[in-house]
RNA sequence: GCGGAUAUGGUGUAGUGGCAGCACGAGAGUCUUCCAAACUCUCGGCACGAGUUCGAGUCUCGUUAUCCGCU
Numbered sequence: 001g002c003g004g005a006u007a008u009g010g011u012g013u014a015g016u017g018g019c020a021g022c023a024c025g026a027g028a029g030u031c032u033u034c035c036a037a038a039c040u041c042u043c044g045g046c047a048c049g050a051g052u053u054c055g056a057g058u059c060u061c062g063u064u065a066u067c068c069g070c071u
Base pairs, nucleotide, nucleotide: 001070002069003068004067005066006065007064010024011023012022013021018054025043026042027041028040029039030038047063048062049061050060051059
């Protein structure tokens, strides 16, 4: 230099163009003599910039980062 893959809460992981979900976690509450466990509620996210579309996490282009391969 060329090609390919990946990027979603603090962590891990789903998501067939139509409300962004699950688990762990954190906070509050219920229960309990106390603790743990259990239950309920809440918090928090689509790498960045454009484009297509009535509508984009998803499709297209570019950029960035990481990983793999070729030279």
This is a predicted structure of a 71-nucleotide RNA (transfer RNA) from a rhizosphere metagenome. The sequence is in RNAcentral, with records from MGnify. Its Rfam family is "tRNA". Rfam links the family to the GO term triplet codon-amino acid adaptor activity.